[in-house]
Context: one part of a larger RNA
RNA sequence: UUGGGUGUAAAGCGCAUGCAGGCGGUUGGGUAUGUCAGAUGUGAAAGCCCGGGGCUUAACCCCGGAAGCGCAUUUGAAACUGCCCGGCUUGAGUCUCGGAGAGGAAAGUGGAAUUCCCAGUGUAGAGGUGGAAUUCGUAGAUAUUGGGAGGAACACCGGUGGCGAAAGCGACUUUCUGGACGAAGACUGACGCUCAGAUGCGAAAGCGUGGGUAGCAAACAGGAUUAGAUACCCUGGUAGUCCACGCUGUAAACGAUGGGCGCUAGGUGUCGGGGGUAUUGACCCCUUCGGCGCCGAAGCUAACGCAUUAAGCGCCCCACCUGGGGACUACGGCCGCAAGGCUAAAACUC
Numbered sequence: 001u002u003g004g005g006u007g008u009a010a011a012g013c014g015c016a017u018g019c020a021g022g023c024g025g026u027u028g029g030g031u032a033u034g035u036c037a038g039a040u041g042u043g044a045a046a047g048c049c050c051g052g053g054g055c056u057u058a059a060c061c062c063c064g065g066a067a068g069c070g071c072a073u074u075u076g077a078a079a080c081u082g083c084c085c086g087g088c089u090u091g092a093g094u095c096u097c098g099g100a101g102a103g104g105a106a107a108g109u110g111g112a113a114u115u116c117c118c119a120g121u122g123u124a125g126a127g128g129u130g131g132a133a134u135u136c137g138u139a140g141a142u143a144u145u146g147g148g149a150g151g152a153a154c155a156c157c158g159g160u161g162g163c164g165a166a167a168g169c170g171a172c173u174u175u176c177u178g179g180a181c182g183a184a185g186a187c188u189g190a191c192g193c194u195c196a197g198a199u200g201c202g203a204a205a206g207c208g209u210g211g212g213u214a215g216c217a218a219a220c221a222g223g224a225u226u227a228g229a230u231a232c233c234c235u236g237g238u239a240g241u242c243c244a245c246g247c248u249g250u251a252a253a254c255g256a257u258g259g260g261c262g263c264u265a266g267g268u269g270u271c272g273g274g275g276g277u278a279u280u281g282a283c284c285c286c287u288u289c290g291g292c293g294c295c296g297a298a299g300c301u302a303a304c305g306c307a308u309u310a311a312g313c314g315c316c317c318c319a320c321c322u323g324g325g326g327a328c329u330a331c332g333g334c335c336g337c338a339a340g341g342c343u344a345a346a347a348c349u350c
Base pairs, nucleotide, nucleotide: 003322004321005320006319007304008303012318014201015200016199017198021194022193023192025088026087027086028085029084030083031082034080035077036076037075038074039073040072041071042070049065050064051063052062053061054060091191092188093187094186095185096183097182098181103177104176105175106174107173108172109171110154115149116148117147118146119145120144121143125136126135162169163168206247207246208245209244210243211242215241216240220236221235222234223233258317259316260315261314262313263312266295267294268293269292270291271290272289273288274287275286276285299306300305323350324349325348332343333342334341335340
């Protein structure tokens, strides 16, 4: 619990799709659900309010009136809302052409590097550190040359860049496939916005089954450091990291900023497209649409700051907050193989 709020004080669901619900452009006609007006009935008494009266006053009591936010019936109004019928094109969508992109999925291919194996050259060290040691090496290491194997990741381009709803996406080629944007018109004719529940997607870590394992590396072992050193440093090293399928469903899942629409000075950079001007042509310059940044007017803000990508001015819908701790907890329920997740208190205490 009226209300006031949600970038940083408590508070925007991680993201999307979307049923119910809520809200909804413009115009003509109809209707009369809401709405508005009148009438009638009802709305017990007491009480409240007004007028008058009775106890010496008041409290109290008595009489009369009004009121009684309401409901029902009935008559009417038609601007708004709803409903019905018809029209419109600005919202929304479809078609045509065009270019941009690490958007997604699958298959294949490539080079550099690390490691390992084989062979050659070659000899006593190498490695590592603050300094060392553990470690590797005369059974030939390190270095270097040639050949081979295998896994993972794709230097430069690379950007203050691009794409995606978010998570996220970066070598190349092919196939399949989603979305956005621009340019002219044509078409449909409100088909829209939001969304409780629901459904789907969802980094990393983790789990299940099977595979794979080069490098890295929790755990673990050893060497150091230290008063100690269950660490930081070093040498090793298993899960894991990779693939397929299934599960988990979390995060500082952040812009710590829900979505949609309209309105409100500018300047500058950049990405994608169009038009104009100019030119032999690419630029330059002017303009326009869409995105990504920076700086700033008004305004807002507790301040910091935000400022046409709003945290400004308004409307619609959803989610959430209501002192700190206890508590991203207990119990219960639902979900999960488990780990655990979601929902979510109280005592007590300040």

Small-subunit ribosomal RNA, central domain from an uncultured bacterium, 350 nucleotides, folded computationally. The coordinates come from a structure-prediction model, not an experiment, and the mean pLDDT is 89. Rfam family: Bacterial small subunit ribosomal RNA. Gene Ontology terms of the family: structural constituent of ribosome and ribosome. The RNAcentral record of the full RNA draws on ENA.